[in-house]
RNA sequence: AUUCGUCUUCAGGGGCAGGGUGCAAUUCCCGACCGGUGGUAAAGUCCACGAGCUGACUAUUUUUUAGGAGGCUGAACUGGUGAAAUUCCAGUACCGACAGUACAGUCUGGAUAAAGAAGAUAGAG
Numbered sequence: 001a002u003u004c005g006u007c008u009u010c011a012g013g014g015g016c017a018g019g020g021u022g023c024a025a026u027u028c029c030c031g032a033c034c035g036g037u038g039g040u041a042a043a044g045u046c047c048a049c050g051a052g053c054u055g056a057c058u059a060u061u062u063u064u065u066a067g068g069a070g071g072c073u074g075a076a077c078u079g080g081u082g083a084a085a086u087u088c089c090a091g092u093a094c095c096g097a098c099a100g101u102a103c104a105g106u107c108u109g110g111a112u113a114a115a116g117a118a119g120a121u122a123g124a125g
Stems, first nucleotide, its partner, number of pairs: 002125003005121006018030003032106002034096002036049004044094002052072003057067003076092005098109003
């Protein structure tokens, strides 16, 4: 110096103002607002990951509980600048799990965490 390990801290978020209908809606309608992590010219819409759903199988004690290979998983174009941008600027679009409830990206809930960021340590190579 570097790789692995161990520990600590952080991250675990954000968002319907105003109005309409109605017995009832932050759920419908008008309108408003929000955008996890790494990569790359600065990205909700590119690539990858996490989250979410599912789940062969494994352990446990039949139930159960814990882990978990694999699978599924939304959405962007046009113009400009530039060496380089589906990332910047301009314009116009689009997307957002499950359960509950008057139909929910924004309310309530499962909920804990995860991807990851910063630092410390001196255990191993």

FMN riboswitch aptamer (RFN element) from Pisciglobus halotolerans, 125 nucleotides, folded computationally. The coordinates come from a structure-prediction model, not an experiment, and the mean pLDDT is 77. The sequence was found by an Rfam model in a public genome assembly. Its Rfam family is "FMN riboswitch aptamer (RFN element)". Rfam links the family to the GO term FMN binding.